[in-house]
Context: one part of a larger RNA
RNA sequence: UUUUGACCUCAGUUCAGACAAGGCUACCCGCCGAAUUUAAGCAUAUUACUAAGCGGAGGAAAAGAAAAUAACAAUGAUUCCCCUAGUAACGGCGAGCGAACCGGGAAGAGCCCAACUUGGAAAUCUGGAGGCUUGUCCUUCCGAAUUGUAGUCUAGAGUAGUGCCAUCUGCGGCUGACCGGUCCCAAGUUCCCUGGAAAGGGACGUCAGAGAGGGUGAGAGCCCCGUCGAGACCGGUUUUGUCGCUCCACGAUGCGCUUACGAGGAGUCGGGUUGUUUGGGAAUGCAGCCCUAAGCGGGAGGUAAAUUCCUUCUAAGGCUAAAUAUUGGCGAGAGACCGAUAGCGAACAAGUACCGCGAGGGAAAGAUGAAAAGACCUUUGAAAAGAGAGUUAAAAAGUACCUGAAAUUGUUGAGGGGGAAGCGAUUAAAACCAAUGGGUGCUCCCUAGGU
Numbered sequence: 001u002u003u004u005g006a007c008c009u010c011a012g013u014u015c016a017g018a019c020a021a022g023g024c025u026a027c028c029c030g031c032c033g034a035a036u037u038u039a040a041g042c043a044u045a046u047u048a049c050u051a052a053g054c055g056g057a058g059g060a061a062a063a064g065a066a067a068a069u070a071a072c073a074a075u076g077a078u079u080c081c082c083c084u085a086g087u088a089a090c091g092g093c094g095a096g097c098g099a100a101c102c103g104g105g106a107a108g109a110g111c112c113c114a115a116c117u118u119g120g121a122a123a124u125c126u127g128g129a130g131g132c133u134u135g136u137c138c139u140u141c142c143g144a145a146u147u148g149u150a151g152u153c154u155a156g157a158g159u160a161g162u163g164c165c166a167u168c169u170g171c172g173g174c175u176g177a178c179c180g181g182u183c184c185c186a187a188g189u190u191c192c193c194u195g196g197a198a199a200g201g202g203a204c205g206u207c208a209g210a211g212a213g214g215g216u217g218a219g220a221g222c223c224c225c226g227u228c229g230a231g232a233c234c235g236g237u238u239u240u241g242u243c244g245c246u247c248c249a250c251g252a253u254g255c256g257c258u259u260a261c262g263a264g265g266a267g268u269c270g271g272g273u274u275g276u277u278u279g280g281g282a283a284u285g286c287a288g289c290c291c292u293a294a295g296c297g298g299g300a301g302g303u304a305a306a307u308u309c310c311u312u313c314u315a316a317g318g319c320u321a322a323a324u325a326u327u328g329g330c331g332a333g334a335g336a337c338c339g340a341u342a343g344c345g346a347a348c349a350a351g352u353a354c355c356g357c358g359a360g361g362g363a364a365a366g367a368u369g370a371a372a373a374g375a376c377c378u379u380u381g382a383a384a385a386g387a388g389a390g391u392u393a394a395a396a397a398g399u400a401c402c403u404g405a406a407a408u409u410g411u412u413g414a415g416g417g418g419g420a421a422g423c424g425a426u427u428a429a430a431a432c433c434a435a436u437g438g439g440u441g442c443u444c445c446c447u448a449g450g451u
Base pairs, nucleotide, nucleotide: 027058028056029055030054031053038045042092068075069074079106080105081104082103090096110319111318112317113265123149124144125143127141128140129139130138131137132135158261159260160258161257162256163255165254166253167252168251170245171244172243173242174241176238177237178236179235180234181233182232183231185229188204189220190203191202192201193200205222206221207211213225214224215223270291271290272289273288274287275286276285297314298313299312300311301310354361355360374401377388378387379386380385
């Protein structure tokens, strides 16, 4: 110096694990937030703490175990219903608006942190690896953590000390209840008629705790599926009862006593001011800005303030089923609802075709037959289409298909002809239909009489 390899760094690419920002939105929660309207005008007011808009959830949400209501012989979380009551109150005190306590019901359930000292011992937890009996498990190693993880405790108290007595668990089987699924169980296809077909008509039966309903070639209790009533099996949920096995005491819980201790949430409560809201009126709630506490303290006691007394709760941390709501979604049941111009815009390839640059607007359109048996074959024609033939109960049901009205059109037939057509009255004629009667012809039956 060259080549190759390894190591370090690394554009790009891939990616275990973790996360869900989007959609829907009937009900629910939080925000934002009008106007039409009413006031017979209109500005406060009302519409309305509504609609539109934004954000967030759940099967429900939200609220919730009193800084409550009261003033009583007091009640005792929340939610919903009745009542209170169209009341108290608010309101150009106009139009209008408008609660709560008590009482009666539905439902029913209570709890957890922070704040002390475990101090003879961080007793706590994530993660990696391994293990089996796969569990809310065990072992081990890092890590988190003394600037505090556990245990105990939450105002109804509680802790500490002391005393005495009392109590304690889990698993499995069967069964009950509820939910879901599967299965079993009555009685004519008898005869005659019509018909393409019997489930129709007639006759004779039969079941019924079943004569709801649907199907089957026309109205079927008895043909089929079901229906009624009683059961059987499988799976799931659940302490309704019972049986079997297993049990520990170091621990936990409860009760009584005491000259012991007894900690409780801050830019928060509260005050001022502004806006908004409320029935809340010298300010009901909420929010912004300024000031900003206390601990025999603090809040409330519906008229501001001072003093005093009394009552009642314990804010500024949190969880919590049920009763309640539900034009969305999923899954059921029903109807004095509509029956194809109705009922959803949409019974059908409907938010489709189509229209509009776009936001958006937005139709029409159901029925052959019991069964396709959906017309073999022949013939004319390039074919379409026809003429025969065939299927069918029917093609006068032929995939332009049940029925097939009217205006209107074509063809055929009948009638009419100057007075527009038309209308009214009265006659006459023609064609056709029906009833009755008459006449005639044919056939059949009965019969006096005759042979």

Annotation: Model confidence (mean pLDDT): 80 of 100. The part of an RNA shown here (large-subunit ribosomal RNA, domain I) has 451 nucleotides and comes from a marine metagenome. The RNAcentral record of the full RNA draws on SILVA. It matches the Rfam family "Eukaryotic large subunit ribosomal RNA". Gene Ontology terms of the family: structural constituent of ribosome and ribosome. A reference for the family is Yusupov et al. (2001), "Crystal structure of the ribosome at 5.5 A resolution", Science.